[in-house]
Order: sequence, then structure tokens, then C1' cells
RNA sequence: AAAAAUAAACGCCAAAAUUGGAGUGAUCCAGUGACGGAAAACUAAAGGGUCUCAAGAAGAUAGCCAGUUGCCUUU
Repeated sequence: AAAAAUAAACGCCAAAAUUGGAGUGAUCCAGUGACGGAAAACUAAAGGGUCUCAAGAAGAUAGCCAGUUGCCUUU
């Protein structure tokens, strides 16, 4: 430097539900919580899909597929 994997180690994120708040809504933010995840990090007219609506190159969803990027250990 590159590649692969999750055996080990230290750790990381946080589903549903729920409390408070925002929004017409999909949904989002914070707390509790932990179903799961080896990228559950980032990317939303301008990859695709799905959802909402006031039907607009409008809005939401990245923990749907996808793209991009990165860390530890081992080889």
C1' cells in the first nucleotide's frame, strides 16, 4: 500500500414500542429501549424502488436495492 474475512479484543450504531415536541402527511428531533447490523457512516430533481400530499424538477424514506468513503485485528 492492497485485498479478504469477522476468529479475537476494545468498542460503535440503534428496530419496534413508548414519553415530549415539529409537520396536512409520509416522517423527523430528543429521552427511555434493543429487534438487529461488519459499514445500520455519507449520498434523495441528477441511479432505481417505496411512501405522502397542497399533485409541483413538491416532500419523505439510505435499518429496501444501489453508489461513495472509512476504522480495528488477522493474513

A computed fold for a 75-nucleotide RNA from Candidatus Izemoplasma sp., annotated as c-di-GMP-I riboswitch aptamer.
It was read from a public genome assembly, where an Rfam model found it.
NCBI's taxonomy places the organism under Bacteria, Mycoplasmatota, Candidatus Izemoplasmatales, Candidatus Izemoplasmataceae, Candidatus Izemoplasma.
The coordinates come from a structure-prediction model, not an experiment, and the mean pLDDT is 80.